Small-subunit ribosomal RNA, central domain from Warburgia ugandensis, 346 nucleotides, folded computationally. Taxonomically the source falls in Warburgia (Eukaryota, Magnoliidae, Canellales, Canellaceae). Its Rfam family is "Bacterial small subunit ribosomal RNA". Its family is annotated with structural constituent of ribosome and ribosome in the Gene Ontology.

[in-house]
Context: one part of a larger RNA
RNA sequence: UUGAGCGUAUAACGUAUGUAGGUGGCUUUUCAAGUCCGCGGUCAAAUCCUAGGGCUUAACCCUAGACAUGCAGUGGAAACUACCAAGCUAGAGUAGAUAGGGGCAGAGGGAAUUCCUAGUGGAGCAGUGAAAUGCGUAGAGAUUGGAAAGAACAACGAUGAAAGCACUCUGCUGGGUUGACACUGACACUGAGAGACGAAAGCUAGGGGAGCAAAUGGGAUUAGAUAUCCCAGUAGUCCUAGCCAUAAAUGAUGGAUACUAUGCGUUGUGCGUAUCGACCUAUGCAGUGCUGUAGCUAACUCAUUAGGUAUCCCGCCUGGGGAGUACGUAUGCAAGAAUGAAACUC
Numbered sequence: 001u002u003g004a005g006c007g008u009a010u011a012a013c014g015u016a017u018g019u020a021g022g023u024g025g026c027u028u029u030u031c032a033a034g035u036c037c038g039c040g041g042u043c044a045a046a047u048c049c050u051a052g053g054g055c056u057u058a059a060c061c062c063u064a065g066a067c068a069u070g071c072a073g074u075g076g077a078a079a080c081u082a083c084c085a086a087g088c089u090a091g092a093g094u095a096g097a098u099a100g101g102g103g104c105a106g107a108g109g110g111a112a113u114u115c116c117u118a119g120u121g122g123a124g125c126a127g128u129g130a131a132a133u134g135c136g137u138a139g140a141g142a143u144u145g146g147a148a149a150g151a152a153c154a155a156c157g158a159u160g161a162a163a164g165c166a167c168u169c170u171g172c173u174g175g176g177u178u179g180a181c182a183c184u185g186a187c188a189c190u191g192a193g194a195g196a197c198g199a200a201a202g203c204u205a206g207g208g209g210a211g212c213a214a215a216u217g218g219g220a221u222u223a224g225a226u227a228u229c230c231c232a233g234u235a236g237u238c239c240u241a242g243c244c245a246u247a248a249a250u251g252a253u254g255g256a257u258a259c260u261a262u263g264c265g266u267u268g269u270g271c272g273u274a275u276c277g278a279c280c281u282a283u284g285c286a287g288u289g290c291u292g293u294a295g296c297u298a299a300c301u302c303a304u305u306a307g308g309u310a311u312c313c314c315g316c317c318u319g320g321g322g323a324g325u326a327c328g329u330a331u332g333c334a335a336g337a338a339u340g341a342a343a344c345u346c
Base pairs, nucleotide, nucleotide: 003318005316006315007300008299014197015196017194021190022189023188025088026087027086028085033081034080035077036076037075038074039073041071042070049065050064051063052062053061054060091187092184093183094182096178097177098176102173103172104171105170106169107168108167109153113149114148116146117145118144119143120142124135125134159164202243203242204241205240206239207238211237212236216232217231218230219229254313255312256311257310258309259308263290264289265288266287267286268285269284270283295302319346320345321344328339329338331336
């Protein structure tokens, strides 16, 4: 490389946008590049095959014929692909309506916690398996009033490309769904490189710091206890600006299109029926769940949201260890991240 694969055995980039490239709806025409057919040319010798011949046979050798995917040329065919020209509306896009924790910015909110302050009160509180460290007569804990600070703000369902996203209100803004069937007329799908976004932790600078809490200190436990449990507690967690680019970044399932039994929910929306209205009932589209037939699967399971049946494009895998290591390259302030072997061994 071919083949066979990628939910769980090796293997879907964390995610989407998009360049080159690859692939691509329906009808008619042109052309003959691909495609198909005919013809002649060429396709060294040896080898292989066929028919003869020579060594006593054979291997071996000699002679003749045949074979020769291919290559360029020439004459045709016109279904398919490409090209040329003209058209179509089923893909794709463009009003209105509508749902939503989609994003960014600003303003406002109550409960709880902690600290401070003032009053009441007077001996314990806190903690555990049991204790102790700790706090407290310099008045704790409890309780009442006042003031301050920072962080957070539930479930079902919804929404976003993913990461993610929620107290309430306002402003700006992205996308989705549905839809009169009016307009454009294949404008599409995928996407190597590339640029963009990307939890938490970590880093740089400046703020902020209530609670929680790596590190660290103390008390226990224990043979020991660099842990588990307890009392404290610093980075950090929060905000602004900029890096980092990784996660079991998971549906462990790449994207797009078409087709293939039912039954039961639920969210948005259209239409019909009904109606004062809400419900109800039938049905279409777009999501989100459960069950289950055919089919698939090593099994588990999956099953119109496929892991079924097919087509197109991209990524990736090829025994375990060594190893996601070494070296090199390019990247980062650093930590690291990306690419990524071999010897050897079983």
Its mean pLDDT, the model's own confidence on a scale to 100, is 82.